A computed fold for a 372-nucleotide RNA from a Candidatus Hydrogenedentota bacterium, annotated as Bacterial RNase P class A. Of the family's consensus pairs, 94% are formed in the model. Its mean pLDDT, the model's own confidence on a scale to 100, is 76.
[in-house]
Order: sequence, then structure tokens, then C1' cells
RNA sequence: UGAGCAGGCUGGACGGCCGCGCCGCCUUCGGGCGGCGAGGAAAGUCCGAGCUCCAUAGGGCAGGACGCUUCGUAACGCGAAGGCGGGGAAACCCGACGGAGAGUGGCACAGAAAACUACACAGCCCACGUCCCGGUAUGCCGGGGCCGGCAAUGGUGAAAAGGUGCGGUAAGAGCGCACCAGCGGUCUGGUGACAGGCCGGCUGGCAAAACACCCGUCCGGAGCAAUUCCAAAUAGGGGAGCCAUGGAGUGGCCCGCUCCGCUCCCGGGUAGGAAGCUAGAGACGUACGGCGACGUACGCCCGAGAGGAAUGGCCGUCUCGGAAUCCUUGCGGAUUCUAUGACAGAACUCGGCUUACAGGCCUGCUCAUUUU
Repeated sequence: UGAGCAGGCUGGACGGCCGCGCCGCCUUCGGGCGGCGAGGAAAGUCCGAGCUCCAUAGGGCAGGACGCUUCGUAACGCGAAGGCGGGGAAACCCGACGGAGAGUGGCACAGAAAACUACACAGCCCACGUCCCGGUAUGCCGGGGCCGGCAAUGGUGAAAAGGUGCGGUAAGAGCGCACCAGCGGUCUGGUGACAGGCCGGCUGGCAAAACACCCGUCCGGAGCAAUUCCAAAUAGGGGAGCCAUGGAGUGGCCCGCUCCGCUCCCGGGUAGGAAGCUAGAGACGUACGGCGACGUACGCCCGAGAGGAAUGGCCGUCUCGGAAUCCUUGCGGAUUCUAUGACAGAACUCGGCUUACAGGCCUGCUCAUUUU
């Protein structure tokens, strides 16, 4: 210098004018003054909690989530450090990463055959048994067929019943051997996932990202419009008293029954108001422990809290960005013009994850090249 990998920070500054919400003070009740007023993701609402109400003896079934190991944490499906597998030349990155030698199913097309110890389409072999033909030295030899043997070669396929090689054989075959993969046993190292060594018989396809399959762990439901308190007017409910001893209805009429008035009290609900409501498993710094996530101690800092819901707009200067011109060997500097600021916006709170993001800045690491 170039190419790349990992991580972090920032998310314009100042001033003026107008405007919005909440709080405090003052007020001549018109308002005035002062203070405070979004984010790194406030987002998606995907996980885990706090908190509130409901349900709940205990256990099981069903259902759901998760799934290598150890650790961290209030907890998690999150994080850290590792193991194993895959990718990359490396820095580094990615992983639905328990079980298919229990069950039920699946494996299109092609192919003979797609799974319980299979299969013969093209093929290879006639060693054994038997038949025919030829030769014959009568022992056999050569050729062909039947009964059979085989899983090597070709072909099909994503996949063909461990792979490669040597031996072996009539031809073949884990049939034997060496190495490799897998499985089982054992020893060593490791908390563990696992790794390495030795031995064994040779081997049992793939998919659990098929299942209302197995194994292990965890799980009651609803959510701040939760929930709680105060509480009008009007209407209605319950109770007590008072008045006309009245009116209306029922009925042919009387009794009876029902409804209608006023005052007071009680309780429920609505409008409205208040609490929940912002200081918290909080941030930062230092020390100590830990590889780390993180923990402990001390110090220090931080105050939107609205609620049908405010946090905005305009102008000027500067910074940053772009373009042009000039100066300069170069780094760079000066002038002019121009334009916008990304993603997005609280609604009970916290820990995570995921997703979005213009422009700018910083740190560490890898590889290549050049110069000293």
C1' cells in the first nucleotide's frame, strides 16, 4: 500500500423567533415567569421474569417448548468458555448438534432389486454331481448342456447391503491380511462433551427437518384496557316513616290484590378523579476473584410519566458531505456554489433475541506486496 476478518463508538453543534405537554410560583384570572420533556434500537411483541387478579390438596394422562458439555444468571429458547462436524490459505465464520441395532410409516423417476439378512437385467464360473459329442495311451483330456455356484465387473439411481489394495478361488466373496470408516470392550487424560492407545468379531442403508414415536428437562391461565380506592347528576333496587284514607287497574258489585306520591337512610354500577407509574435484578468508575460470561465491596451518577396521549416548525452561523476553480512536488490548504441528514418515535417495568439504519470515527487481528 492492497485485500479481508472481528469488535466498538457516534447518530450534528450554537443562537434567535413561534408553538406543544407536565410540574412549581405569581396573577389584574386574560395570562406571565421558571424547570423538565424519546431511542440505540423507544420497533417486532419472539422468548424469560417482576407485579396484579383468577384458579389450585397431591399425583397422573393429554398438550406445548427445549435438546452436545460445563459454567453464568432472578430466569430464559439468552450469554461465556469448550467439544464435535462443516467452510476458508489465514484471521475467522456457520451448525434444528439426543435416539433409526424399540414401534408405525416413507424412500419419486429409473432400475432385476430401495430393506431384514435381499437381488440376477447384462454377466462370470462349470470346481462338485450328471448327460451328450470328439480324442484317447482306458488313467483321463477338450467342447457343450442340465442341476447349480457367485456377488467381482457393467448398467439404473440421491442412495445398491463397509472403502482401497494384496492374497485367495472354478469364478467369487471380510474368505484371509494391511490401512481407513463404523460398532463393542478395555486402559489413559479430561468435572464433562470428548480425545488417544490396545483388543475383538467383521458391518445392522437413509431420513427423527415423517409421526397424535422413544428418552431427558421445564411448563396453571390472563394481562396495567391487569388490579385497587374515592365517587356525582339522572334512572332503577332495598328499608323506615309520613299523607290522601285518594287515584288507576282487575271485577257485574263488595272484600281482596297490584301500581302511583313525599322525606330520610343503605348498598351496587356509570361519568369523573386518584393509586398502580417510574430509583431499577439501574448506569458508570475503581479494587478484588474468575480464561470468560459474571460476582463481591466501595464510590459516584441518573428523575418524560402523558394517558386518546405533548416532545414540533422556521431562520441564521458553524461542522460534516458533494461539485468547480486556484495554490502546492506531495500531504494538504483557500475561495465559491449547493444540498440534505439515515432508521425510527415512549405508553407498567426489567433481562435478552431479532429486525431497520444516511454519513462519519476508532481498536485489534490475518494474508499478500514493496521499501528500510
Lineage of the source: Bacteria > Pseudomonadati > Candidatus Hydrogenedentota.
The gene name in the source record is rnpB.
RNAcentral holds the sequence, with entries from ENA.